[in-house]
Context: one part of a larger RNA
Order: sequence, then structure tokens, then C1' cells
RNA sequence: UGACGGGGACCCGCACAAGCGGUGGAGCAUGUGGUUUAAUUCGACGGUAAACGAAGAACCUUACCGGGGCUUGACAUGCAGCUGCAUAUACCAGAGAUGGUAUAGCCUUCGAGGGUGCUGCACAGGUGCUGCAUGGUUGUCGUCAGCUCGUGUCGUGAGAUGUUUGGUUAAGUCCAUCAACGAGCGCAACCCCCAUUUUGUGUUGUAAUUUUCACAAGAGACUGCCCUGGUUAACAGGGAGGAAGGUGGGGACGACGUCAAAUCAGCAUGGCCCUUAUGUCCCGGGCCACACACGUGCUACAAUGGGUAGUACAAUGGGUUGCCAAAGCGUAAGCUGGAGCUAAUCCCAUCAAAGCUACUCUUAGUUCGGAUUGCAGGCUGAAACUCGCCUGCAUGAAGCUGGAAUCGCUAGUAAACGCGUAUCAGCCAUGGCGCGUUGAAUACGUUCUCGGGUCUUGUACA
Repeated sequence: UGACGGGGACCCGCACAAGCGGUGGAGCAUGUGGUUUAAUUCGACGGUAAACGAAGAACCUUACCGGGGCUUGACAUGCAGCUGCAUAUACCAGAGAUGGUAUAGCCUUCGAGGGUGCUGCACAGGUGCUGCAUGGUUGUCGUCAGCUCGUGUCGUGAGAUGUUUGGUUAAGUCCAUCAACGAGCGCAACCCCCAUUUUGUGUUGUAAUUUUCACAAGAGACUGCCCUGGUUAACAGGGAGGAAGGUGGGGACGACGUCAAAUCAGCAUGGCCCUUAUGUCCCGGGCCACACACGUGCUACAAUGGGUAGUACAAUGGGUUGCCAAAGCGUAAGCUGGAGCUAAUCCCAUCAAAGCUACUCUUAGUUCGGAUUGCAGGCUGAAACUCGCCUGCAUGAAGCUGGAAUCGCUAGUAAACGCGUAUCAGCCAUGGCGCGUUGAAUACGUUCUCGGGUCUUGUACA
């Protein structure tokens, strides 16, 4: 000087407390461990792994396993020699890769060149190892308020000072003081979205409109004004006006560094290793196994509810290999159909669902709950057996609010409700990311738990 303390003081954070809703019990979905397996590819492991890489595992993907093939190779460049061969169509063998046969099949400026194939040589190739050789990127402490430097001064020196102290702040934010005076990286602001308004524009909407709406450019909020407190300060409390008030709400943005943190499988890359195989092509299987354990979720256990009928109100988005209207068929999934739309115009989508109105059920393992299973169908796709989704009928399991323990959330938040979308032929999405609708309760306070910051103190630690 740091680090640590079941030392001290002060301060902060959904950290506790006060509340609301969950998880832990059930069934299922999904990830992980374990076990099994020919293989169940690999990575990630307290917080900071476990609906994570994966924004889509039937084939492909695919890296794993079994079997069948190839060896200048599935892919690139160069050199030498040879070459009308590649390719297309048809047939045959084969699980296919591939092999065989037949037919068609060159631009020529005649030097040779171009494309292609064959042979040979250099080489290719490797999701093989090392993240403890690395780049890049990322997580975390933490959006915590810190981390440093120049000159000066002090100290023999390591170092200190500044950065401490008194106030104040979300903040090393600002003020005052001070052997310090300044400065840098952080904080804040500058950027984007939302809330109000003005102006302009307008093939959207409406029967129509100054409006609504969309786009663009401005205005507006600064403790600016008033009162009180405070050191005449910073600032704090209250008030006015205002759509908005003291950082208005949200996002992007992550200092010096820590964890030899994560990633050689996104990519790049040193070294090592394989080279008729650890490369590569193909078919099939596996990644979906199942005594069990854990994580994350979905659906419930019901009457603030279930069912039936009627009825109301969104926003974000997506669409030409696409979205698909009207009409018809089907109980339905869906099918037929073909209008419109490269989209503020048409479609998904009359765009919602909780909601409201009426009736019914009456506390029951039930008209709760929907797992599981049987049958019959639909769709995608060469192909749904392993291993897809959806529909109808039937079946109707566990479950009556969950032990110890534990998680999220402070406002348009939690909770509840549906809708959209990326990936995508289809989909195991109950996941991810967004969107709107309805819309709470509580915070006395900082003793305690956890994490962090500043000062101080002790130390046999570095």
C1' cells in the first nucleotide's frame, strides 16, 4: 500500500421489512446429471451452467454409430503430359453413393488458347488436441462511483498528498475549506423512442370535415418563478403555472481492472497430431433411450369458476416460390375456388381474449382437471415406424393449493388476458423477442440476511 475481520462509524440497492403473485407437491413440456447404448456428437457447471450455444435434430442439418464406397480427393491454386470429355436423355445393376451400355454432344482467326475430363507432382482437407500459447467477442462484480496522471509539496524509502474533512447529490454531482494546483478515463449531457403542442405536406379514413392519423421540421422543462430552511453556497422542503417538475418515463451506452471466467464448435490463428484416414461421398440408425436426481416452464386443482348463446373494444408485425378474400363442400382439421395485393389501398384478420348481458351447473374428484390410450380423418414433405403437427368421436389418470426451503416485482409496475413475429416445407414453441387490453397492494423503517461504496481500526496474511 492492499486484502481480510463472527472490528467500528456513515451510506446505498426489491437486500431485508411491508405487500402481491409464484417455485418446491401433481400431470405434461423442455434442459442437465446419472444410467443405458453400436452411438445416445460436442461445449457450458455456485452466484456468472442447466427453454444455455440451438431464431426450428424425420432425411438434410450432423460433428456420433453401423455398413457400403473414394484416395490429388466433396472444395482451391499452380506445373507437366494426354483429351472432342463434361453434360443431357433413356435403359440396366445397386439401399444409395456409384458403376455399365446406347444416343445426342466444340468455339475456332489452325499459332494455339478457352472450358472439361484423365494421369502424375506440389498440395488440399480435419467440428482432431491445446481458450493454461492467442486475436476477436462475451459474461460477471456493476450503470457500482469509482480508477488514474502531470507538476508541486511531504517522506531515507515503499509511498502519501490531490481523491481527506464539513455539507450535498442518483453520482469523485456540486459547494465550502484545505500543500496543493490542474488534467484524463468514467458520472451527467450530446443519440433514439414515448408523453403536449405549432407549422407544412397528404391517392389513409369518413357520407363529409377545421379533426383522427401518418411523415417531416420546430417549440417546450431550465430549480426558470415564489415562499421557507441553509454559510449570502451547493442544495433540500413546499407552492404557482404547465401536457409534463426537479434525472419526466424507457432504451442504447459498461471506467482501471477481477475471475489463467467462457469460447480453437461462429470466425481467425501459433504449436502439436491424422494423410488409402482423425479426410471425403452415401444409406440406415442415433442426438427423442429411462429404476432415478436437479433446473426452467405450461396446465390445473375450480363458483372472483366451468359450459352455452348473444354482444363490445386494440396495438405491434408479416406477405409474390408469398398473404390468400367472396362463394361452395365438410361436425372440424381442412378442401375446392379464384378476386385483390410487390401493400396506410388487398390479405393474414368481421383482426383479439379476458370483459359485458342472459341461462345453466351447486361443492361433487364434479358439467373441475385434462394426462393417457383406442378408432376415424386432415396437412406438410421423396418419405411421418423409430421420431411431426392438427381435427372429430370415445377414454377420462394424478391433482382438493403443496414440507424444509426458495424466486420475481415499487406503477401503467406486479398479476391476468389475448395478438404478432424471427427461425421455418412442416414442427414437438408451453421457448425467445415484441405488441397492446384490464389493472392492483405495499414500503413503519434500516435492528437483522445478502451484495456494494467511503472513512477508520487490528493483523503472526501478500
Predicted 3D model of a 462-nucleotide part of an RNA (small-subunit ribosomal RNA, 3' major domain) from a Patescibacteria group bacterium. The source organism's lineage runs through Bacteria and Bacteria candidate phyla. Its mean pLDDT, the model's own confidence on a scale to 100, is 82.